[in-house]
């Protein structure tokens, strides 16, 4: 230098003017905060809230080497084993095939079990015996569980449109059919049992009446940054500093100027000038992960067989 591997990180900046939204001072002026690394997909795990404090059985679903870490997990870390690569490394759907069922190309008479092929031998009779041939395997019992299944273990449901409070308007009426204290129907969720409420009664259809939204939940938290210590690591402990969106049809923006970065072109070339690009995307109860999207950079550690120089 080239090719490659593993990770970390930034992801435009400044000023001016005009706004949007929240908060604080104050009294109509100032001051302050205002998108992300993924806010996304909603895949996994939790917090929190409510519903029988959620019981039993069946069904269903998840997980699967060993140890660790964590609030928790299918995430993460370490190690072992297997597969793969020349290597750095990468991947794993890594319990069980003497419980049962299923599945398997070609060749071969026959393939997971015998309606036993050819030749030879033997018998009262019979694949009863030997040899040959195909194949990984021919009565020797192998493979496959990203097939059912079995084993171990775990799992109640719904989600901030949860939930609580305030408030507005109403027709608990009318008609028809069916059911109902001989228990209809509801809580109750895939089913059953069980339990509980239960007469101001349930379901369906018809024809109608009414409506207005607000507050809390809601952002001080498994919080962020940094340093030290322990640990191979995930991670943990301690000290210090900080408070950092809270909107609701949904704010977080627009315009102008200058600058940065990268690509390309030209020139008087460690520079100058011109021109183009500057991504993905966008909070909606909150966290921990995973996955996916992402212009253009920056940094660290490591590998080098073949080919070329």
């Nucleotide at each position: 230098c080239a090719a490659g591997u593993a990770a970390a990180u930034c992801g435009c900046c400044u000023u001016a003017u005009c706004g949007a939204u929240c908060c604080g001072u104050u009294u109509u002026u100032c001051g302050g905060g205002u998108a992300g690394g993924a806010a996304a997909g909603u895949c996994c795990g939790a917090a929190c809230a409510c519903c029988a404090u959620a019981g039993u059985g069946c069904a269903g679903c998840g997980u699967a080497g060993u140890g660790g870490c964590u609030a928790a997990c299918a995430a993460c870390c370490a190690c072992c084993a297997g597969u793969u690569g020349a290597a750095a490394g990468a991947c794993u759907a890594g319990g069980a095939a003497c419980a049962g069922u299923g599945c398997a190309a070609c060749a071969g008479a026959a393939a997971g079990g015998a309606u036993g092929u050819a030749c030879a031998g033997g018998u009262c009779a019979u694949g009863c015996u030997g040899u040959a041939g195909u194949g990984a395997a021919a009565u020797c019992a192998g493979g496959u569980a990203a097939a059912c299944u079995c084993u171990a273990u775990g799992c109640g449901g719904u989600g901030c449109a949860a939930u609580g409070c305030c408030a507005u308007g109403u027709a608990u009426a009318c008609c028809a059919a069916c059911g109902u204290u001989u228990g209809a129907g509801g809580g109750c969720g895939g089913c059953a049992c069980g339990u509980u409420c239960g007469a101001u009664u349930g379901u369906u259809g018809g024809a109608g009446g009414g409506u207005a939204g607000g507050c809390a939940g809601c952002u001080a938290a498994a919080g962020u940054g940094u340093a030290u210590u322990g640990g191979u690591a995930a991670c943990a402990a301690u000290g210090c500093a900080c408070u950092c969106a809270g909107a609701u049809a949904a704010a977080u923006g627009a315009u102008a100027a200058g600058g940065g970065u990268c690509g390309c072109g030209c020139c008087u070339a460690u520079g100058g000038c011109g021109u183009g690009a500057u991504a993905c995307a966008g909070a909606a109860u909150u966290c921990g992960g995973c996955u996916u999207a992402u212009a253009g950079g920056u940094u660290u550690a490591c590998u080098u067989a073949a080919a070329u120089a």
Molecule: Bacterial RNase P class A
Organism: Marixanthotalea marina